Two RNAs folded together computationally: RNase P RNA and transfer RNA, 394 nucleotides in total. It holds a member of the Rfam family "Bacterial RNase P class A". It is annotated as a ribozyme.

RNA sequence: ACAGCAGGCCGCCUUAUCGUCCCGAACUUGCUUCGGGAAGGAAAGUCCGGACACCAUAGGGAAGCAUAGCGGCUAACGGCCGUCGUCCCGAACUCGUUUCGGGAUAGGACAAGUGCAACAGAAAGAAUGUACAGGUAAUGCUGUAGUGAAAUCAGGUAAACUCUAUGCGGUGAAAUGCCACGUAAACCUGUGCUCGAGGGUACCCGCCCGAUGCAGGAGGGUAGGCAGAUUGAGCGUGCGGGCAACCGUACGCCUAGAUAAAUGAUAAGGUACCGAACUAGCUUCGGUAACAGAACCCGGCUUAUAGGCCUGCUUUUUUU
RNA sequence: CGGGAUGUAGCGCAGCCUGGUAGCGUACACGUCUGGGGGGCGUGGGGUCGCAAGUUCAAAUCUUGUCAUCCCGA
Repeated sequence: ACAGCAGGCCGCCUUAUCGUCCCGAACUUGCUUCGGGAAGGAAAGUCCGGACACCAUAGGGAAGCAUAGCGGCUAACGGCCGUCGUCCCGAACUCGUUUCGGGAUAGGACAAGUGCAACAGAAAGAAUGUACAGGUAAUGCUGUAGUGAAAUCAGGUAAACUCUAUGCGGUGAAAUGCCACGUAAACCUGUGCUCGAGGGUACCCGCCCGAUGCAGGAGGGUAGGCAGAUUGAGCGUGCGGGCAACCGUACGCCUAGAUAAAUGAUAAGGUACCGAACUAGCUUCGGUAACAGAACCCGGCUUAUAGGCCUGCUUUUUUU
Repeated sequence: CGGGAUGUAGCGCAGCCUGGUAGCGUACACGUCUGGGGGGCGUGGGGUCGCAAGUUCAAAUCUUGUCAUCCCGA
């Protein structure tokens, strides 16, 4: 230098014109003017975990689901970090179940019970027995060969049922609270009223609610606003602690908040990449501008992503 | 916003629960019956089991992740 692998970061810029949403101010009260702010590393999938809110079925039981070496981080986690073991790849030598480097890892229990093992093979679990050799009082009693992924071994298998340990009440911003507006607490059928129908966010018990009830039918009304909701496990920089994840501290900063849903379009210049031309220059011309787009918030995981940059390791070549 | 199902040959499906051979119908090719077509009968070809990784001796089947399509609720 090239290539490969692993990890991390950035992810178009500037100006002008015309527009959109929110906040503040002004008055001339107009959907006006001025000033300020306006997407992401994934806003995505909704796969885990939490914050917050409500429901007394938040109590017990059983079931179900999830997790699984050890230690740590964290609000919490199935996430992250470290480490041991196992497996794979590469290199080295003293050639070994060695050392070094990189990567993967759902890694409790088969010595509780049940189940499963195609083909091959004598035999695949209540084991059985071929050939050769050895041995015995006698016997597959022992070794080798042979089949197979596995052949007497306390056999294998739990990403087989299962067991053990730990955790989990449920629901989900359409949660929830408030305001405004309207109405039919009417009608028909059935059923029930404390000896109680039905309901309470799966099951059983218990508990609670329950008569202006419950189930069905045909209809009537409404379908607006505010809070939740954007200052938070917040972000940036420095210092300190820790192998690391991460934690502590000082200073600074305020950074979308819509509700059918704004954050855009056009033009010029630049930048990056691709292609072509020759005059071979960082020249001219042409083209392209990744994936994608907040909807209660946060921490992770996973997936999509043109192009560019950085770090580490390995192979090959060249130079010293 | 929330919940569920499916993906296997050109098309429609089974097999998956309980892991070892991928099969059925139709379509396609050839042969045959017919004077010919249709149709019947026989033979045959055709499948990365959506994708990736893992568990296992062995994966369409088990596990995890992911992609696509469809359906349902408000």